[in-house]
RNA sequence: CUUAUCCAGAAAGACAGAGGGAAAGGCCCUAUGAUGUCUUAGCAACCUGUACCGGCUUUAUGCAUGGUGUAAGGUGCUAAUUCCUGCUUCGCUUAGCGCGGAGACAGAUAAG
Numbered sequence: 001c002u003u004a005u006c007c008a009g010a011a012a013g014a015c016a017g018a019g020g021g022a023a024a025g026g027c028c029c030u031a032u033g034a035u036g037u038c039u040u041a042g043c044a045a046c047c048u049g050u051a052c053c054g055g056c057u058u059u060a061u062g063c064a065u066g067g068u069g070u071a072a073g074g075u076g077c078u079a080a081u082u083c084c085u086g087c088u089u090c091g092c093u094u095a096g097c098g099c100g101g102a103g104a105c106a107g108a109u110a111a112g
Base pairs, nucleotide, nucleotide: 001112002111003110004109005108006107011040012039013038014037015036019029020028021027024085025084026083041078042077043076046074047073048072049070050069051068052067053066054065055063056062082106087103088102089101090100091099092098
């Protein structure tokens, strides 16, 4: 940079000890222990593997192939929807704050 996903899911312990939730605003978490590291456990199913059923084909020890499962390996994740909002647009509206839909930007993760 490209593509896909982001309203689901899943925490205990040890050490350490004050901040943390990306950024701004808000709101929240936090000495009943934040954050970090480690250990163990779990969630999930993106990639690899694997099982079954298909598709294609030059019919084989084939494939830039589809679906369902599994969870061994590679990542990831385990407060709050990406915690909410900001920008654009559409609808509703008690016309005011507000409510809802779609999109953009930003971010996270995976694969390339």
Description:
The prediction has a mean pLDDT of 81. SAM riboswitch aptamer (S box leader) from uncultured Mucilaginibacter sp., 112 nucleotides, folded computationally. The RNAcentral record of the sequence draws on MGnify. Rfam family: SAM riboswitch aptamer (S box leader). Rfam's curators write: The SAM riboswitch is found upstream of a number of genes which code for proteins involved in methionine or cysteine biosynthesis in Gram-positive bacteria.